A computed fold for a 105-nucleotide RNA, annotated as SAM riboswitch aptamer (S box leader).
């Protein structure tokens, strides 16, 4: 890099540093940002894997826990639309793309 699979409407600081852009890519919107963003550290959230406890039959599956460890995440639904269905127009549903975890070539 690619493949499989699960999830993506909840949750997470009034801290320190720092100093200009940022919200994945393209396009169009709409937003955040010197009342200090993006980022780093600390802090926190969560429970995918792991640990621990339980149901079960030592399996599968499931439930609980968070003082273990590995990731992840901490504006807005994955910020919204872009394709298809649907509608007078919306709403809404699905796909694609993307993100993250676990596994695999």
């Nucleotide at each position: 890099c690619c493949c499989u699979u699960a999830u993506c409407a909840a949750g997470a600081g009034u801290g320190a540093c720092g100093g200009a852009g940022g919200g994945a890519a393209c396009a169009g919107g709409c937003c955040c940002u010197g009342u200090g963003a993006u980022g780093u550290c600390c802090g926190g959230c969560a429970a995918c894997c792991u640990g621990c406890g339980g149901u079960g039959a030592u399996g599968a599956a499931c439930c609980g826990u968070g003082c273990u460890g590995g990731u992840g995440c901490c504006a807005a639904u994955u910020c919204c639309u872009g394709c298809g269905g649907g509608u007078u127009a919306a709403a809404c549903c699905g796909a694609a793309a993307g993100a993250u975890g676990a596994g695999g070539u």

The sequence was found by an Rfam model in a public genome assembly.